Context: one part of a larger RNA
RNA sequence: UUGGGUUAAAGGGUCCGUAGUGGAUAAUUAAGUCAGGGGUGAAAGUUUGCAGCUCAACUGUAAAAUUGCCUUUGAUACUGGUUAUCUUGAAUUAUUGUGAAGUGGUUAGAAUAUGUAGUGUAGCGGUGAAAUGCAUAGAUAUUACAUAGAAUACCAAUUGCGAAGGCAGAUCACUAACAAUAUAUUGACACUGAUGGACGAAAGCGUGGGGAGCGAACAGGAUUAGAUACCCUGGUAGUCCACGCCGUAAACGAUGGAUACUAGCUGUUCGGUUUUCGGACUGAGUGGCUAAGCGAAAGUGAUAAGUAUCCCACCUGGGGAGUACGUUCGCAAGAAUGAAACUC
Numbered sequence: 001u002u003g004g005g006u007u008a009a010a011g012g013g014u015c016c017g018u019a020g021u022g023g024a025u026a027a028u029u030a031a032g033u034c035a036g037g038g039g040u041g042a043a044a045g046u047u048u049g050c051a052g053c054u055c056a057a058c059u060g061u062a063a064a065a066u067u068g069c070c071u072u073u074g075a076u077a078c079u080g081g082u083u084a085u086c087u088u089g090a091a092u093u094a095u096u097g098u099g100a101a102g103u104g105g106u107u108a109g110a111a112u113a114u115g116u117a118g119u120g121u122a123g124c125g126g127u128g129a130a131a132u133g134c135a136u137a138g139a140u141a142u143u144a145c146a147u148a149g150a151a152u153a154c155c156a157a158u159u160g161c162g163a164a165g166g167c168a169g170a171u172c173a174c175u176a177a178c179a180a181u182a183u184a185u186u187g188a189c190a191c192u193g194a195u196g197g198a199c200g201a202a203a204g205c206g207u208g209g210g211g212a213g214c215g216a217a218c219a220g221g222a223u224u225a226g227a228u229a230c231c232c233u234g235g236u237a238g239u240c241c242a243c244g245c246c247g248u249a250a251a252c253g254a255u256g257g258a259u260a261c262u263a264g265c266u267g268u269u270c271g272g273u274u275u276u277c278g279g280a281c282u283g284a285g286u287g288g289c290u291a292a293g294c295g296a297a298a299g300u301g302a303u304a305a306g307u308a309u310c311c312c313a314c315c316u317g318g319g320g321a322g323u324a325c326g327u328u329c330g331c332a333a334g335a336a337u338g339a340a341a342c343u344c
Base pairs, nucleotide, nucleotide: 003315004314006298007297011312013199014198015197016196020191021190023086024085025084026083027082028081029080031079032078033075034074035073036072037071038070039069040068046064047063048062049061050060051059052058089189090186091185092184093182094181095180096179097178098177101175102174103173104172105171106170107169108152112148113147114146115145116144117143118142119141123134124133160167161166204245205244206243207242208241209240213239214238218234219233220232221231256311257310258309259308260307261306264289265288266287267286268285269284270283271282272281273280274279293300294299317344318343319342326337327336328335329334
C1' cells in the first nucleotide's frame, strides 16, 4: 500500500556508473493494448431460476460465474521494435572571461619560542584574590644577531570556488571546472541509479621524520563541605610532513537528484547588450522581504516546503537497542548489516 519524511518516525556524507524512465515528425511492423470467432477452463462447491421430499436442512435440474490459458481473424490512437528525418534536451568546437577549485615546487613579512652577546637590577609572572612556577648561577624589560616550527593580520564581505568533505600570504608549473556569447558541429548521444567503485572533517591506528605555539592524559597550586571540574603554573600523546589504514560527524538547508510550469519588490558576485552616462534590459549564481498556493503551526514562497512527471534511498508507538547473535570489513579502536524475549 488512496499514507508520510525541514522541526513529530523517516533523504543514503558526496559523486561515477548495469536494469527502470525518456524529445519532435513520417513510414512500416503488430510484441504489449483493444474487438470478434473457436477450443479449453473435470465433477462437487458458489450464485440465480424452477422442481422433489408435508416445510427446512437436504436433493435434482437448467443457466450463470469460472475474472485464466491456447488458437485464429481484424483494428492501429498509445507503448514497444525497425527505417528515415529534425533541433529545442544533451554534448562538442571557437572566442572572451571568472574564482580561497586541486596537485607539486619556490619564496615573503609579522608574531612566538630558544640560543649567543650587550645594557641593566630585583623582581617577574599569574589571578576575583592568591599560590605553585621563573629569578642574584642575574630573570622580567630592552638592543643586535642566529636558529626552528606552525599559521597566514589588514584586504574580508549573507563575497567567491568546489560533488560533498572542504578551500585564504605571494609566485611558478601542471590539471580540472564554471559562465557568457556565437549559432559553427554531432543529432536524443538524456535523467536516475539496487549491487559495485572512487572521494570523504576531526579524532584514532601503523612506519619514518618533525616538534615553535597550543595541548587530552598526568603533576602541582587554588576554589570548595568535597572538586577526580571550571581558574592558574607546568606538561606527554597529538596537532605538522611523507606513505599506508580507518570510513564515521548536528557529514545540516536537520530539506535526495533531474525536468517543466506558477505575481512582484529590493541588494549583491561574474558576464553580455544598450545608454541621454542617471540608468535600462538580459544570462548564470548568491541573499533579504513578500502575492497566490502549501503547511498542525513555526514558516516556506521561482534557490518551494506550490503545481506535476521520472528514478533511487528511507519511515510505521516509547523503551529494550543501533544492543545480542551471525556474517563482511579492519592491525586495533571499531564500522556496516541488524533482531527477539520482556516491559509501558
Small-subunit ribosomal RNA, central domain from Psychroserpens sp. MAC17, 344 nucleotides, folded computationally. Taxonomically the source falls in Psychroserpens (Bacteria, Pseudomonadati, Bacteroidota, Flavobacteriia). The prediction has a mean pLDDT of 87. RNAcentral holds the full RNA, with entries from ENA and SILVA. It matches the Rfam family "Bacterial small subunit ribosomal RNA". Gene Ontology terms of the family: structural constituent of ribosome and ribosome.